[in-house]
RNA sequence: AAAUCAGUUGAAUAAUUAUCUCGUAUAAAGCCGGGGAUAAGGCCCGGAAGUUUCUACCUGAAAACCGUAAAUUUUCGGACUACGAGUGAAUGCGUCAAUGUU
Repeated sequence: AAAUCAGUUGAAUAAUUAUCUCGUAUAAAGCCGGGGAUAAGGCCCGGAAGUUUCUACCUGAAAACCGUAAAUUUUCGGACUACGAGUGAAUGCGUCAAUGUU
């Protein structure tokens, strides 16, 4: 000095995936049908619908109301799922540098 060089170390990095946070959707709301309990009760099953949306559509507490009938009401708290953004850890092709080898 060269090599389209085995390996090692380092640097920044494409990409992928977990964590956590936030946003959007949905109100974990409401509607319909069937059955069931009855103040020590107020529940169970199914359906449609809601989301530019897959899934889910439950649970706990408190208060009220219904004088035995067929109907519940209000408030507060607690998720999952889909998508997007951020955060951040791991892996990390290829690249560059150093070292090394020839």
Molecule: Purine riboswitch aptamer